This is a predicted structure of a 381-nucleotide RNA (Bacterial RNase P class A) from a Pirellulaceae bacterium. Its mean pLDDT, the model's own confidence on a scale to 100, is 75. NCBI's taxonomy places the organism under Bacteria, Pseudomonadati, Planctomycetota, Planctomycetia, Pirellulaceae. The sequence is in RNAcentral, with records from ENA. It matches the Rfam family "Bacterial RNase P class A". Rfam classes the family as a ribozyme. Rfam's curators write: Ribonuclease P (RNase P) is a ubiquitous endoribonuclease, found in archaea, bacteria and eukarya as well as chloroplasts and mitochondria.
[in-house]
RNA sequence: CGAGUUGGCCGGAUAGCCGCUGGCUCCCUCGGGAGCGAGAGGAAAGUCCGGGCUCCGAAGGACGAGGUGGUCGGUAACCCCGACCGGCCGCGAGGCUCGGGAAAGUGCAACAGAAAGCAAACCGCCCACCUUCACCGGUGGGUAAGGGUGAAACGGUGCGGUAAGAGCGCACCAGCAGCCGAGGUGACUCGGCUGGCUAGGUAAACCCCGCCUGGAGCAAGGCCAAACAGGGAGGAGCUCCCUUGUGGAGCGCGGGUCGGUCCGGCCCGUUACCACUCCCGGGUAGGCUGCUGGAGGCGACGAGCAAUCGUCGCCGUAGAUAAAUGGCUAUCACUCGCCCUCGGGCGAGGACAGAACCCGGCUUACACGCCAACUCGCCGC
Repeated sequence: CGAGUUGGCCGGAUAGCCGCUGGCUCCCUCGGGAGCGAGAGGAAAGUCCGGGCUCCGAAGGACGAGGUGGUCGGUAACCCCGACCGGCCGCGAGGCUCGGGAAAGUGCAACAGAAAGCAAACCGCCCACCUUCACCGGUGGGUAAGGGUGAAACGGUGCGGUAAGAGCGCACCAGCAGCCGAGGUGACUCGGCUGGCUAGGUAAACCCCGCCUGGAGCAAGGCCAAACAGGGAGGAGCUCCCUUGUGGAGCGCGGGUCGGUCCGGCCCGUUACCACUCCCGGGUAGGCUGCUGGAGGCGACGAGCAAUCGUCGCCGUAGAUAAAUGGCUAUCACUCGCCCUCGGGCGAGGACAGAACCCGGCUUACACGCCAACUCGCCGC
């Protein structure tokens, strides 16, 4: 210098003006006003896992169902994270891993191929017989060493052996099972002995094994409580008329209305569907709460490879409800383009997205950029 790998950071800054939503203080004609201070994210997103919290349910056990799956650790918990182990990929830094069990059982395997799991004879090889002068050919048998098919054909190489062959025998190697030894907390690794000669794949197929798991969710839950409807209680009646009724009139009483008040006018009620007053329960609209101080953030020190944890100190950091957190201007910073006297000038641009009970993860989106560690290649000293 080029090509990469891994991890992390940022997500413009300052000032002024105009708004929006809460908080505190003050004023106030109770409707507001003034001042001060606060006001989105690294993912607030998807709602995919896990937990807190709330309500409901629940003796205990078993079956079932669902989830999960190397080991050790971390955590409130996890389908999360860290470290390590095994396997695979990469020259490497590193990456990926749905990674228990297939010598418990059942099942499945397209196409090709003779044969796909009690193996199998298409070509080839060998033997016997038939035929032939002979070759060729036919029949029966042996053979998995060779060819061919396939993702996969029942260990590999060599020697012996044989009619030809074959773990048929032997040596070495690979792999498996059992036992033993060493190291490691462990997964596992290394080594030795013995054995039979070899055991295919698939469990995101059924199944078996270990472990875990009640349900619903802040529209949870709690409190207050209009209007309408429902239930209960209360009251001042009296006189007269008639067609004797759930009638009418007058006076009185109660309520409303006109009105500044009284008088007065009008309307309604006067023993009760309707109106007035009071009470009751459930609870709608609505309001309050839950609501933000927490598995909280930052820093230092310590433990640990790390995830993470401990101690001490400091900080106070959104709480809206149809949903506030915005806009404009100026200056500076960044990027790009043009001009250019190489120092500036002019113009343009700035993502993904937006809290809604809270928290830990995962996943996805993201403009311009920045940092650290490491690897490989080339060149120079």